The part of an RNA shown here (large-subunit ribosomal RNA, domain VI) has 272 nucleotides and comes from Treponema saccharophilum.
Context: one part of a larger RNA
RNA sequence: CGUUGGAAAUUUGAGUGGAUCUGUCUUUAGUACGAGAGGACCGAGAUGGACGAACCUCUGGUUUACCGGUUAUCCUGCCAAGGGUAAGUGCCGGGUAGCUAAGUUCGGAACGGAUAACCGCUGAAAGCAUCUAAGUGGGAAGCCGGCCACAAGAUUAGAUUUCCCUGGGAACUCGAUUCCCCUGAAGACUCCUCAGACACUAUGAGGUUGAUAGGCUUGCAGGUGUAAGCGUCGCGAGACGUUCAGCCGAGCAGUACUAAUAAGUCGUGAGG
Numbered sequence: 001c002g003u004u005g006g007a008a009a010u011u012u013g014a015g016u017g018g019a020u021c022u023g024u025c026u027u028u029a030g031u032a033c034g035a036g037a038g039g040a041c042c043g044a045g046a047u048g049g050a051c052g053a054a055c056c057u058c059u060g061g062u063u064u065a066c067c068g069g070u071u072a073u074c075c076u077g078c079c080a081a082g083g084g085u086a087a088g089u090g091c092c093g094g095g096u097a098g099c100u101a102a103g104u105u106c107g108g109a110a111c112g113g114a115u116a117a118c119c120g121c122u123g124a125a126a127g128c129a130u131c132u133a134a135g136u137g138g139g140a141a142g143c144c145g146g147c148c149a150c151a152a153g154a155u156u157a158g159a160u161u162u163c164c165c166u167g168g169g170a171a172c173u174c175g176a177u178u179c180c181c182c183u184g185a186a187g188a189c190u191c192c193u194c195a196g197a198c199a200c201u202a203u204g205a206g207g208u209u210g211a212u213a214g215g216c217u218u219g220c221a222g223g224u225g226u227a228a229g230c231g232u233c234g235c236g237a238g239a240c241g242u243u244c245a246g247c248c249g250a251g252c253a254g255u256a257c258u259a260a261u262a263a264g265u266c267g268u269g270a271g272g
Stems, first nucleotide, its partner, number of pairs: 001153001004176001005164007015150004021049007033038001051107005059101004066094005071086006111145003118138004165271001167181005172175001182269001187266004191207005212259003215255002218253003222248003229242005
């Protein structure tokens, strides 16, 4: 821009893409078959491999904004307690959310249709025979569906539901014309708070009729691992008690305290 008024949702599916793998074991059954040796079809069940998708409950990895330990040195006058730096975490032990695989769950199918080779039925030409000439069945991991994703720019531009707009005048070349006044809907956007989104944009959640982000609080979950101060004991390094303490990023919930205020723009007037 189109889809013949505008808008918000929900859809149909022409079409396109993806997927399409396979082993072993048990059973049927030591059955059919076979002198024996050996040893099935068909059917039923279980469990794997590779591949793929989703996810983070578990097992782990990462987690330089969390907790702790510790060396050297400097600083806060000193002790104690803290802080800075140590090649862009000094080193070390752990580690939430998120991300993630080696972790977890799931998938390939069943089924239907038309067929290939092939196997048939009926059956003439050709009194027989013949699956074929007329007619009519079966038959494959293959084909078309079925499963998953996208999809009406499918210009053949589809469908459904709901919402919105019901003024006046003038000019001329009299038209799907142009201009002026009034009006400005539904809805969308700008702007702002953001993240299940993300390079930007877009998408999505919200904007006081509000839990969108921050804060707070407590509470919780979770991490670290028992803070400081004080007391007791020890010559001391330290230990013990108070204390499963203290601190705590992203998680869950609650709470309008802070910020989403205010405002503006587009979009028209019933539709070849």
Its mean pLDDT, the model's own confidence on a scale to 100, is 87. Rfam family: Bacterial large subunit ribosomal RNA. Rfam links the family to the GO terms ribosome and structural constituent of ribosome. The RNAcentral record of the full RNA draws on ENA.